A computed fold for a 74-nucleotide RNA from an archaeon, annotated as transfer RNA. Model confidence (mean pLDDT): 80 of 100.
[in-house]
RNA sequence: GGGCCCGUGGUCUAGCUGGUUAGGACGUUACCUUCACACGGUAAAGAUCGGGGGUUCGAAUCUCCUCGGGCCCA
Numbered sequence: 001g002g003g004c005c006c007g008u009g010g011u012c013u014a015g016c017u018g019g020u021u022a023g024g025a026c027g028u029u030a031c032c033u034u035c036a037c038a039c040g041g042u043a044a045a046g047a048u049c050g051g052g053g054g055u056u057c058g059a060a061u062c063u064c065c066u067c068g069g070g071c072c073c074a
Stems, first nucleotide, its partner, number of pairs: 001073007010026004019057001028044005050066005
């Protein structure tokens, strides 16, 4: 220098063909339960999807540029 793959709450991840409110698990917080802790139950907060542009009525999804990581070739 060239090619391919990945990037979604604190962590792990679903979402594949563009269309309900971006869903789940763990974790966190509050309450219930307990003498207390754990377990269990209920509820809540937390991501506009690595960043930016484009296409579209509509983009996590398509496309372009870019950033980070991994693999291969030279």